Parts: sequence; structure tokens; C1' cells
RNA sequence: AGUGGUCUAGUGGUAGAAUAGUACCCUGCCACGGUACAGACCCGGGUUCGAUUCCCGGCUGGUGCA
Repeated sequence: AGUGGUCUAGUGGUAGAAUAGUACCCUGCCACGGUACAGACCCGGGUUCGAUUCCCGGCUGGUGCA
């Protein structure tokens, strides 16, 4: 430090963008562009009316010191 396949924002109350994917529109065709859809909070426990967020433990990865 851990959030869709990838990358990244968020923060006690509805989890968002980009990119990739699918469908449609556009075009003679492709690309570009437009619209829509689907896709995620590392695991367990605690606090709380409510936890992705706070606390404890664990797991994984990275970095530094000894």
C1' cells in the first nucleotide's frame, strides 16, 4: 500500500473517472467519434443505527533502517 480485466479517485450513509469489453448510431468498409449496458472496496473480528472509511489481528506486494 491493497478498490471492476488494467490504472486510479473517494471517504462514516448512494463506490466515480479513464482505459479495455459488449450492443447500437455514424461510414461504401475500417479507424475516429457519439449513446447505452455490464464489471470492484484483500481476509477475519470489534466499534457504530450504519464500516470501503475507524480499531485489532492476519495475508500478499513494495520500500527503508538495524
A computed fold for a 66-nucleotide RNA from Genlisea aurea, annotated as transfer RNA. The coordinates come from a structure-prediction model, not an experiment, and the mean pLDDT is 81. It matches the Rfam family "tRNA". The family's RNA type in Rfam is transfer RNA. Taxonomically the source falls in Genlisea (Eukaryota, Magnoliopsida, Mesangiospermae, Gunneridae). The RNAcentral record of the sequence draws on Rfam.